[in-house]
RNA sequence: GCCGGGGUAGCUCAGUGGUGGAGCGCCACGCUCAUAACGUGGAGGUCGCGAGUUCGAAACUCGCCCUCGGCA
Numbered sequence: 001g002c003c004g005g006g007g008u009a010g011c012u013c014a015g016u017g018g019u020g021g022a023g024c025g026c027c028a029c030g031c032u033c034a035u036a037a038c039g040u041g042g043a044g045g046u047c048g049c050g051a052g053u054u055c056g057a058a059a060c061u062c063g064c065c066c067u068c069g070g071c072a
Stems, first nucleotide, its partner, number of pairs: 001071007010024004018055001026042005048064005
């Protein structure tokens, strides 16, 4: 330099055009003599950045950045 995968909550990842989610973690409450486990609720997100397409973009298109792999 070329080709491809990935970037979404603190972590691991779903979501492929129409309200941003799950598990774990965190906080509160319940339960208990107490802790853990368990149950209920909650907080936490410019969906890597910018632009375009569209009535509407996490998703499609273009450029850039980061990361992983392959080729040279």

This is a predicted structure of a 72-nucleotide RNA (transfer RNA) from an archaeon.
Its Rfam family is "tRNA". From the family's description: Transfer RNA (tRNA) molecules are approximately 80 nucleotides in length.